Model confidence (mean pLDDT): 84 of 100. This is a predicted structure of a 586-nucleotide part of an RNA (large-subunit ribosomal RNA, domain V) from Picea glauca.

Context: one part of a larger RNA
RNA sequence: CCUGUACCUGAACAAAAAGACCUUAUAAAGCUUUGCUAUUCCCUGGGAUUGUCUUUGGGUUCUUCUUGCGCAACUUAGGUGGAAGGCGAAGAAGGAUCCCUCUUAGGGGGGCCUGAGCCAUUAGUGAUAUACCACUCUGGAAGAGCUAGAAUUCUAACUUUGUGUCAGGACCUACGGGCCAAGGGACAGUCUCAGGUAGAUAGUUUCUAUGGGGUGUAGGCCUCCCAAAAGGUAACGGAGGCGUGCAAAGGUUUCCUUAGGCUGGACGGAAAUUGACCCUCAAGUGCAAAGGAAAAAGGGAGCUUGACUGCAAGACCCACCCAUCGAGCAGGGACACAAUUCUCCCUUAGUGAUCCAAUGGUACCAAGUGGAAGGGUCGUCGCUCAAUGGAUAAAAGUUACUCUAGGGAUAACAGGUUGAUUUUUCCCAAGAGUUCGCAUCGACGGGAAGGUUUGGCACUUCUAUGUCAUCUCUUCACCACCUGGGGAGGUAGUACAUUCCAAGGGUUGGGUUGUUCUCCCAUUAAAGUGGUACAUGAGUUGGGUUCAGAAUGUUGUGAGGCAAUUUGGUCCAUAUUCGGUGUGGC
Numbered sequence: 001c002c003u004g005u006a007c008c009u010g011a012a013c014a015a016a017a018a019g020a021c022c023u024u025a026u027a028a029a030g031c032u033u034u035g036c037u038a039u040u041c042c043c044u045g046g047g048a049u050u051g052u053c054u055u056u057g058g059g060u061u062c063u064u065c066u067u068g069c070g071c072a073a074c075u076u077a078g079g080u081g082g083a084a085g086g087c088g089a090a091g092a093a094g095g096a097u098c099c100c101u102c103u104u105a106g107g108g109g110g111g112c113c114u115g116a117g118c119c120a121u122u123a124g125u126g127a128u129a130u131a132c133c134a135c136u137c138u139g140g141a142a143g144a145g146c147u148a149g150a151a152u153u154c155u156a157a158c159u160u161u162g163u164g165u166c167a168g169g170a171c172c173u174a175c176g177g178g179c180c181a182a183g184g185g186a187c188a189g190u191c192u193c194a195g196g197u198a199g200a201u202a203g204u205u206u207c208u209a210u211g212g213g214g215u216g217u218a219g220g221c222c223u224c225c226c227a228a229a230a231g232g233u234a235a236c237g238g239a240g241g242c243g244u245g246c247a248a249a250g251g252u253u254u255c256c257u258u259a260g261g262c263u264g265g266a267c268g269g270a271a272a273u274u275g276a277c278c279c280u281c282a283a284g285u286g287c288a289a290a291g292g293a294a295a296a297a298g299g300g301a302g303c304u305u306g307a308c309u310g311c312a313a314g315a316c317c318c319a320c321c322c323a324u325c326g327a328g329c330a331g332g333g334a335c336a337c338a339a340u341u342c343u344c345c346c347u348u349a350g351u352g353a354u355c356c357a358a359u360g361g362u363a364c365c366a367a368g369u370g371g372a373a374g375g376g377u378c379g380u381c382g383c384u385c386a387a388u389g390g391a392u393a394a395a396a397g398u399u400a401c402u403c404u405a406g407g408g409a410u411a412a413c414a415g416g417u418u419g420a421u422u423u424u425u426c427c428c429a430a431g432a433g434u435u436c437g438c439a440u441c442g443a444c445g446g447g448a449a450g451g452u453u454u455g456g457c458a459c460u461u462c463u464a465u466g467u468c469a470u471c472u473c474u475u476c477a478c479c480a481c482c483u484g485g486g487g488a489g490g491u492a493g494u495a496c497a498u499u500c501c502a503a504g505g506g507u508u509g510g511g512u513u514g515u516u517c518u519c520c521c522a523u524u525a526a527a528g529u530g531g532u533a534c535a536u537g538a539g540u541u542g543g544g545u546u547c548a549g550a551a552u553g554u555u556g557u558g559a560g561g562c563a564a565u566u567u568g569g570u571c572c573a574u575a576u577u578c579g580g581u582g583u584g585g586c
Stems, first nucleotide, its partner, number of pairs: 002585007010578003022407004028402001029399004035204005042196008051154001054151003058147009068137001075129001078136005085119003094113002098110005158184005164179003207219003216236001220242006243388001244286001245345001250304007258282001260278002263275002285292001287350001289348003308331004314325002320389001333342002356382001358380005364375002414461001415459001416457003420454001422450006431441002468543001469541001471539001475531004481506003484501004489496001508522004549567004553562003
């Protein structure tokens, strides 16, 4: 050098399993509920099956009666109209401490005695006779008709029971059938139509952005900056506003000039009203900001409604849909002597598509025709559809019991990058050090290095790179804990503080805790700091984190949740190559 063999597992981001964590999907499923929408059970009611006789009482219609008091007025005048007469031996007026009734100084009705008049029209009153007739209002009475209701009773529907009976070739004390008996009874039961009501059951929903997701915040429109002197321009960049207001705060004609300062002037003051001067705009402009404007767009007054109708060249904006500006023409107007000006407001926010519904007009259509229903068309109106280009008229949660498809487009470990933070170090030197910046310490600041912390980023890995700590065994750095050698000291010595060189060797045993760490005990020359995938699980353990069981506290209506706690909880297989150890052959 070549080639074996027996072992060990550091590497092959070794094998196994399209990651179970995380996130995404207009994927799924289980479960919950005061999510939404349904269904069933159940409850209540109407109708049918469903009939007889009574009693009671509500409503309504008709008939006959009755009732009605402001003051004044013979008086208890319900209202309106007609009407000059009406009633009366078929009993007027009157009488009587007869009776009944009503709303009781009174009215109405009935009986008794008696026997011929009584009441109107004329005066007073807003209105004149219940003299008479008709209609009618308020309250009441009687009768008749119609009709919902309530209660009782009946038996014939219906129903229950029968170890009653019969059965026609056996049997029926198995169910059932006929007949009979008894109980219930127009109830119950059944059908149908409504109302209510159980996650009992079913279906389904539960937005997006996001320097991972969740929590928070935001989602449309306006103004400014960013924005790089046209326009446009992003971010969970920095500041603020809007979801209207106004019949004058609109139009026109015409007039005026502010805020502030300095002065003069009774009460009067810093500041009220008033005079002079300076002042170009610092005031005011309904409200945010920006841009405007003194021929004012600011502040008054007069007259008014252009806060019009029908078109519209052309621009501007722009994916589309929207949005913006607009001369001019026609109609009919406002102000003004007139020329002009006026299609709301100094401008830019003050908003919502389509469908559907409503409403006003209409020279349109009208299913054989005439109408109509309905539709069209021109106006108007109804949406925190605010997740604001609005999926539906109508929608919340939970999953550690979970599942699927994907994702390193996206988190947790490790690596990478950065180096805010952190560690080390240097510069300057205010000050402390009795004096003295630098023996020693060093503020306020500034410059570097390292890549051990906490982070930022999200580049590799989600068809898997096993995660804290222990045990075992390895190597390296030096910013040096001990041991070695120097400097310098506020070095007398012993100790000590600081600093330079130096990595050869060393750097303990225990208690509590899963702990690294920390605390404690006893030693030691000393009990160093770090890297090595926070070295090392195909080397160990599995105490902790981090599945499924269970519990406590707390939270939630609940399913469930909790960097809160407690207990329990499968660590697999193999050694091909490189590497390493031992041992052979040539």